[in-house]
RNA sequence: UAAUUAUCAAGAAAGGUGAAGGGAAAGGCCCUGUGAAACCUUGGCAACCCCAAUACUUUGGAAGGUGCCAAAUCCAACCCAAAGGGGAUAGAUAAAUA
Numbered sequence: 001u002a003a004u005u006a007u008c009a010a011g012a013a014a015g016g017u018g019a020a021g022g023g024a025a026a027g028g029c030c031c032u033g034u035g036a037a038a039c040c041u042u043g044g045c046a047a048c049c050c051c052a053a054u055a056c057u058u059u060g061g062a063a064g065g066u067g068c069c070a071a072a073u074c075c076a077a078c079c080c081a082a083a084g085g086g087g088a089u090a091g092a093u094a095a096a097u098a
Base pairs, nucleotide, nucleotide: 001098002097004095005094006093007092008091013042014041015040016039017038021031022030023029027075028074043069044068045067048065049064050061051060052059053058073090078087079086080085
C1' cells in the first nucleotide's frame, strides 16, 4: 500500500512545553488566548488480539500488542422514503493475508 472480515448512537483527562489553529473530505455547525495543532509525563476508557474458565458459546479478567479519551465517524454530498428513517460511498480501528 492492496484486498478480506468485524465493529463504529456507549465509554474515558489532568499537568508541562508550545504558540494559532483544529474537528479527513464541498458545505454546515462547532471547538479554541478561560490557550488550537504538535510533543512529553501521568492517569483513564474499551476489550480487537490476548489470559482463565466453559455447556463452544458464553462468562470473567486486563499483565502484554494495538486503539481511543468534545459533539453519533459532529452533521453531511449519492440513492430510497411524505416523514421518522434506511442503504451506498468514503473514512477510522482491529485481526489475519499478500

Predicted 3D model of a 98-nucleotide RNA (SAM riboswitch aptamer (S box leader)) from a Flavobacteriales bacterium. The sequence was found by an Rfam model in a public genome assembly. The model forms 97% of the base pairs in the Rfam consensus. The coordinates come from a structure-prediction model, not an experiment, and the mean pLDDT is 84. Rfam family: SAM riboswitch aptamer (S box leader). Rfam's curators write: The SAM riboswitch is found upstream of a number of genes which code for proteins involved in methionine or cysteine biosynthesis in Gram-positive bacteria. NCBI's taxonomy places the organism under Bacteria, Pseudomonadati, Bacteroidota, Flavobacteriia, Flavobacteriales.